Context: one part of a larger RNA
RNA sequence: GGCGUUUGGUGGAUGCCUUGGCGGUAAGAGGCGAUGAAGGACGUGGCACGCUGCGUUAAGUCUCGGGGAGUUGCGAGCAGACUUUGAUCCGAGAAUAUCCGAAUGGGGAAACCCACCUUUACAGACCCUGGCGGUCGCUCGUCCGAGCAAUCGGACGAUCGGUCACCAGAGUUUGUGAAAGGUAUCUAACCCUGAAUACAUAGGGGUUUAGAAGCGAACCCGGGGAACUGAAACAUCUCAGUACCUGGAGGAAAGGACAUCAAUUGAGACUCCCCUAGUAGCGGCGAGCGAACGGGGACCAGGCCAAUGUCUCUCUCUGCAUCAGCGGAACGGUUUGGAAAAGCCGGCCAUAGUGGGUGAUAGCCCCGUACGUGAAAAUAAAGAGAGAGAAUUCGAGUAGGGCGGGACACGUGAAAUCCUGUCUGAACAUGGGGGGACCACCCUCCAAGCCUAAGUACUCCUUAGCGACCGAUAGCUAACCAGUACCGUGAGGGAAAGGUGAAAAGCACCCCGACGAGGGGAGUGAAACAGUCCCUGAAACCGGAUGCCU
Numbered sequence: 001g002g003c004g005u006u007u008g009g010u011g012g013a014u015g016c017c018u019u020g021g022c023g024g025u026a027a028g029a030g031g032c033g034a035u036g037a038a039g040g041a042c043g044u045g046g047c048a049c050g051c052u053g054c055g056u057u058a059a060g061u062c063u064c065g066g067g068g069a070g071u072u073g074c075g076a077g078c079a080g081a082c083u084u085u086g087a088u089c090c091g092a093g094a095a096u097a098u099c100c101g102a103a104u105g106g107g108g109a110a111a112c113c114c115a116c117c118u119u120u121a122c123a124g125a126c127c128c129u130g131g132c133g134g135u136c137g138c139u140c141g142u143c144c145g146a147g148c149a150a151u152c153g154g155a156c157g158a159u160c161g162g163u164c165a166c167c168a169g170a171g172u173u174u175g176u177g178a179a180a181g182g183u184a185u186c187u188a189a190c191c192c193u194g195a196a197u198a199c200a201u202a203g204g205g206g207u208u209u210a211g212a213a214g215c216g217a218a219c220c221c222g223g224g225g226a227a228c229u230g231a232a233a234c235a236u237c238u239c240a241g242u243a244c245c246u247g248g249a250g251g252a253a254a255g256g257a258c259a260u261c262a263a264u265u266g267a268g269a270c271u272c273c274c275c276u277a278g279u280a281g282c283g284g285c286g287a288g289c290g291a292a293c294g295g296g297g298a299c300c301a302g303g304c305c306a307a308u309g310u311c312u313c314u315c316u317c318u319g320c321a322u323c324a325g326c327g328g329a330a331c332g333g334u335u336u337g338g339a340a341a342a343g344c345c346g347g348c349c350a351u352a353g354u355g356g357g358u359g360a361u362a363g364c365c366c367c368g369u370a371c372g373u374g375a376a377a378a379u380a381a382a383g384a385g386a387g388a389g390a391a392u393u394c395g396a397g398u399a400g401g402g403c404g405g406g407a408c409a410c411g412u413g414a415a416a417u418c419c420u421g422u423c424u425g426a427a428c429a430u431g432g433g434g435g436g437a438c439c440a441c442c443c444u445c446c447a448a449g450c451c452u453a454a455g456u457a458c459u460c461c462u463u464a465g466c467g468a469c470c471g472a473u474a475g476c477u478a479a480c481c482a483g484u485a486c487c488g489u490g491a492g493g494g495a496a497a498g499g500u501g502a503a504a505a506g507c508a509c510c511c512c513g514a515c516g517a518g519g520g521g522a523g524u525g526a527a528a529c530a531g532u533c534c535c536u537g538a539a540a541c542c543g544g545a546u547g548c549c550u
Stems, first nucleotide, its partner, number of pairs: 001549009015535001016499002020470002022467002025464004029459002031215002039100003042055003046078002050074002061094006070082003105114003115183005121176006128169004133164005139158008185212005190206004219250001220248005230237001234284001260267002271298005281289002302451003305395001310390009321379002325373003331346005347364002349353001355367003400424008410436001431446005486493002506534001509521004
C1' cells in the first nucleotide's frame, strides 16, 4: 500500500409524522370609501427586540348578552396586579381613533413644512348702554329768610345735560396661550348679478345644498387594437377582434316581448346547454374559417306612453335566517410494559361505532358526534299597508339611395340583411319592411320610444364538509416572523430553512482544561449512540483496530 472483517466520524437520503398547501361540493357574501377607504409611517407593555393587538382613553374604554374559574397575547421569567360584588374569554353595539395616503387650506423629497377664518380663555386700550355715588349747570315744585314789590339768597326734592370714580353688559381692536371646527376641485340644483341688445341669453359671483373622486380577484358591456405564429417562403388570409390600453356598471352584466322565422302546414320574447354539424357554405377554393332552419332540454312573464298603470325612494307591521352558546348515553378487573387505549376475562350505551386527544391501537377517560335547544341589541330575504317623486305624446333628416368602410360563418362576390364617415332623401295603414341580386303573385310582420325577474358567467372573501390530492427537492414562491433575507438605479427578480422527550424531568455536584471550547464521572429518563448541531440516520467522502498478501 491492497483486499477482507470490524468500529467510528462526516453527511442528511430513506421511513414515519403534519401545524401547511391543492382541488371539488353546498350555502352565504359579492363590495369598502370625504362619517376619510385599501395600504402604510410613528407610537403604545413595569422590565419590551420582533410579531400580534391597539391609537395620546393606545395588548386597551363603555353598554348589553353568553360563560363560570382562573387571568395578565405569541413568550418563558421576575416583580406587581385583577378575579364568585363574576375576572380572563366569546358574540353584538358604541366611544376613542396621532400622521401619511383619493388626501381635499397652500406646499412637498409620503408619514413633513407653512397658513388664514370662526369659537373659546386671560390682559390692555377705545366706544356705547344701564345702575349707585360725588360735583357743576338749566328748568320746575315745596319751605325758609331779605325786600313795599319786581326780585334775590339758602335748604330739600324731581327731570335733563356735562364731568369724575366704581360695578355690570354689548361692540371694536391689540397682544399672549391652548385646542376644536372650517377653508381643494368638478358637476347639478338654487340664490345674487349681468353685456353686445329692449326683453333675454352668454358671462361673473356664492362661507347655500347635494353628489363625484380612490381602492378592489375574476366574471360583464362599450371605445381603441397588435405582432410572433400558421400558410412548411410571403403580400390577401390566419393568429384575432386574441393579448394589451382605456371608459362604465352590477351581484351578476348583456339581451329581451318580433318591421323575427318559416314555407303553402305553421311557430311565437330573451338567455344558456346538447344535437343539427365539422353539414350548408366562405376561402391566394391554399392554410384555414364555419353557420342557420329544425329537434331535445334549463328557465319561463310580460308590460308602458297621461292613470284604478309602471318604476324608484321613504316609513310602519309581520318576520325565515346570520352573528356567542347549552344539554347530550355507556367500564371495570387482570397480564406484559416506562406508560394500556394492547392481550385475556366479564359488562354496558347506541337517533351517538364521523373525527381528534390522552405516556402504544379507547363507542363507554376528555373534547366532541346523533338528537334536542338558544338571543337583549344589530343586519335583514320575502310579504302587506301608507306616503312622496320621476319618466313616457306611437316614433323624419328616419327608411331607402350614391361613394368609402365595417359587421354578419359569407374575403365584393349574383350579395340579400345590419351599422355609418360623406352627399342625398320618401311614404304615412288606400301605407311600409322582410321572405339572400331583381320583378310579379302569395305569405308574414309593423322600424325609426321605454322598462323587465328566472334559467347563464365568476370567486379577493365567510361558514360547513369532502378527496383512489401532496407530505418538507413534494404541496402555493412561502408548513418556519416570506413576497422576508438577498440581488437590481429601476421596472423587477426572489430563496434556503419542519421533527429532543410522554413530561424539561434541558445534566445538581465532582474532575481535566484557560473561571474556555470540548470531554470524563455522577444524576434524570424506557432510551442520552434521545443532550437542544437533538426521531430514524443510507451513500459518496475521511479515520482507527485487526487477519491475509506485498